[in-house]
Molecule: Bacterial RNase P class A
Organism: Caulobacteraceae bacterium
RNA sequence: CCAGACGGCCGGGCGGUCGCGGCUCCGCAAGGGGUCGAGGAAAGUCCGGGCUCCACGGUGAAAAGGCGGCGGGUAACGCCCGCCGGGGGCGACCCCAGGGAUAGCGCCACAGAAAGCAAACCGCCCCUUCCGCUUCGGCGGGAAGGGUAAGGGUGAAAGGGUGGGGUAAGAGCCCACCGCGGACCUGGCGACAGGGACGGCACGGCAAGCCCCGCCUGGAGCAAGACCGAAUAGGGACGACGCGCGCCUUCGGGCGCAGGGGCUCACCGCUCCAGCCGUCCGGGUAGGUCGCGAGAACUGUCCAGCAAUGGGCAGUCCAGAGGAAUGAUCGCCGCGCGGCGCCACAAGCGUUGCGGCACAGAACCCGGCUUACAGGCCGUCUGGUCUU
Numbered sequence: 001c002c003a004g005a006c007g008g009c010c011g012g013g014c015g016g017u018c019g020c021g022g023c024u025c026c027g028c029a030a031g032g033g034g035u036c037g038a039g040g041a042a043a044g045u046c047c048g049g050g051c052u053c054c055a056c057g058g059u060g061a062a063a064a065g066g067c068g069g070c071g072g073g074u075a076a077c078g079c080c081c082g083c084c085g086g087g088g089g090c091g092a093c094c095c096c097a098g099g100g101a102u103a104g105c106g107c108c109a110c111a112g113a114a115a116g117c118a119a120a121c122c123g124c125c126c127c128u129u130c131c132g133c134u135u136c137g138g139c140g141g142g143a144a145g146g147g148u149a150a151g152g153g154u155g156a157a158a159g160g161g162u163g164g165g166g167u168a169a170g171a172g173c174c175c176a177c178c179g180c181g182g183a184c185c186u187g188g189c190g191a192c193a194g195g196g197a198c199g200g201c202a203c204g205g206c207a208a209g210c211c212c213c214g215c216c217u218g219g220a221g222c223a224a225g226a227c228c229g230a231a232u233a234g235g236g237a238c239g240a241c242g243c244g245c246g247c248c249u250u251c252g253g254g255c256g257c258a259g260g261g262g263c264u265c266a267c268c269g270c271u272c273c274a275g276c277c278g279u280c281c282g283g284g285u286a287g288g289u290c291g292c293g294a295g296a297a298c299u300g301u302c303c304a305g306c307a308a309u310g311g312g313c314a315g316u317c318c319a320g321a322g323g324a325a326u327g328a329u330c331g332c333c334g335c336g337c338g339g340c341g342c343c344a345c346a347a348g349c350g351u352u353g354c355g356g357c358a359c360a361g362a363a364c365c366c367g368g369c370u371u372a373c374a375g376g377c378c379g380u381c382u383g384g385u386c387u388u
Base pairs, nucleotide, nucleotide: 001384002383003382004381005380006379007378008377009376010375012333013332014331015330016329017328018327020037021036022035023034024033025032026031039359043370044369046368047367048366049365050364051221052220053219054218064217065216066215067214068213069083070082071081072080073079084098085096086095087094088093099212100211104210105209106206107205108204121152122151123148124147125146126145128143129142130141131140132139133138160178161177162176163175164174165173179201180199181198184195185194186193187192225290226289227288228287235281236280237279238278239277241275244257245256246255247254248253259273260272261271262270263269297316298315299314300313301312302311303310304309334357335355336354337353338352339351340350341349342348
């Protein structure tokens, strides 16, 4: 210098003017001053917690859902760190739903002769027989029967691999090495690793199909929930006044005409009811207050630890809310893109125009994960090339 791997960070800066929200101070008020005012993801709402209410005597089990190598971290986790095993890469490094397939059931498409108590399509070999040729030794071809999983072909997968021996041809049939299996020994907290014997290979794959094993989980969510609480309407209690109007009356009442509700409405009919005022009580609504930000907080530093993380010390206070403030504009600088000039080109410099210049916008709060992100910076490491 080129190509890459991993980790971390920034993500416009300064100033003027006007404006917005919270708190606070001054002011009778109008208004004014001070101070604070988005993010690394505030997002998706996927996982875990805090907090709140509901349910619940304790324990266990079932159902349903989730998780799944080992050790550690944490309030907790499906997150993080370290390690182990497997796979990929020359390498830095990256990826893995990574328990169990002799508990049982099920499945293994297409292709292929055969896909689970394996299988004979081609090929190879043997026996019998027929035909042809023959230098009489055999050779070639056909048919039937049998052997063979070494070779070809199909497939994701064909019942260990390579090499040698062996055989009619073959085959763990036999042997060596590798793989595999169950014990044993050694090391490690452990996952696991290493070792020398033994076994001739038996035990294919799929659990992201059911299932089995181990572990975890009560439900709902700030519109949670707590407190205060009108006006009007309605409910209840008590008290005062009243008991529709007219006529008749033997004073018991009767008749007529009216009012309101119900039978869907109207008419008829039937049936029920009766007013008004005051005081008090309780529930709910509107509305208000709290919950609501001093915290698993942030900054600096030291200690323990490989790390995740934990602890000590010092300092800081850092939006709050309610359908929702955090903005607009101007100047200078930075950045990106374009034009022009200097310059042979490029780079660079100067000048000028354009661009809110990435993704995005708190709503109870934290820890994670995931997703989005113009442009830029830093650190560690790997491979290659060149120079000394």